[in-house]
RNA sequence: GGGCGUAUAGCUCAGCGGUAGAGCACUUCCUUGACAUGGAAGGGGUCCCAAGUUCGAUCCUUGGUACGCCCACCA
Numbered sequence: 001g002g003g004c005g006u007a008u009a010g011c012u013c014a015g016c017g018g019u020a021g022a023g024c025a026c027u028u029c030c031u032u033g034a035c036a037u038g039g040a041a042g043g044g045g046u047c048c049c050a051a052g053u054u055c056g057a058u059c060c061u062u063g064g065u066a067c068g069c070c071c072a073c074c075a
Stems, first nucleotide, its partner, number of pairs: 001071007010024004018055001026042005048064005
C1' cells in the first nucleotide's frame, strides 16, 4: 500500500428498513433463623463518528476512526 471482518446495555452476543432484545451482572421484593439456590418485578443504550438514500436507517450507500486477520512492498 491492497483486500476482508468486527464495532449494539457493565460483560458475552442476537437483531438486519417500521421508535432495540437475550444470558450473565446490578437494584428491590418473596422464600430461609441466616446464607446459598430458586422465583417475581425493575433500572440501565446518542445501536463507533459524519454525510447521503428513504415517508422511515442499528440495518442500505459513501467517507472516517478503533481493533483483528490475510496478501504485497521496504528493511
This is a predicted structure of a 75-nucleotide RNA (transfer RNA) from Parvularcula dongshanensis.
Its Rfam family is "tRNA". Rfam links the family to the GO term triplet codon-amino acid adaptor activity. About the family: Transfer RNA (tRNA) molecules are approximately 80 nucleotides in length.